[in-house]
RNA sequence: GCCCUCGUAGUUCAACAGAUAGAACCACCCCGUCCUAAGGGGUUAAUGUGGGUGCAAUUCCUGCCGAGGGCA
Repeated sequence: GCCCUCGUAGUUCAACAGAUAGAACCACCCCGUCCUAAGGGGUUAAUGUGGGUGCAAUUCCUGCCGAGGGCA
């Protein structure tokens, strides 16, 4: 230098041939107990960034940023 894959809650991962963004763990609150624990219920929280297409974009196209891999 060229090519490929990826970027989503604090963390690990889903989602989709374009139509409500979900789960687990963590944190917080409540129940539970004499207290603690186990267990149960609930709450907060996210699409790397700019632009494009489109009624509608996490999803498609594209510049940039970042991570990983391959070739030279």
A computed fold for a 72-nucleotide RNA from a Minisyncoccota bacterium, annotated as transfer RNA. RNAcentral records the identical sequence in 2 taxa. Model confidence (mean pLDDT): 81 of 100. RNAcentral holds the sequence, with entries from ENA and MGnify. Its Rfam family is "tRNA". Rfam's curators write: Transfer RNA (tRNA) molecules are approximately 80 nucleotides in length.